[in-house]
RNA sequence: GCGCCCGUAGCUCAGUAGGAUAGAGCGGUGGUUUCCUAAACCGCAGGUCGCCAGUUCGACUCUGGCCGGGCGUA
Numbered sequence: 001g002c003g004c005c006c007g008u009a010g011c012u013c014a015g016u017a018g019g020a021u022a023g024a025g026c027g028g029u030g031g032u033u034u035c036c037u038a039a040a041c042c043g044c045a046g047g048u049c050g051c052c053a054g055u056u057c058g059a060c061u062c063u064g065g066c067c068g069g070g071c072g073u074a
Stems, first nucleotide, its partner, number of pairs: 001073007010026004019057001028044005050066005
């Protein structure tokens, strides 16, 4: 350089043959419980779905470019 895959919450990831409230576990935090922790249970916060453009009534999802990561190839 070329080919393929990936980028969604602090971390690990799910999601989607376009449909309008974006999710789970862990972590954080408030509470209940306990003599105190831990565990358990009930809540809460946290995301412009990598960036820019295009298509569309509508994009996390489709298309193009760029950025970053991984694998393969010379």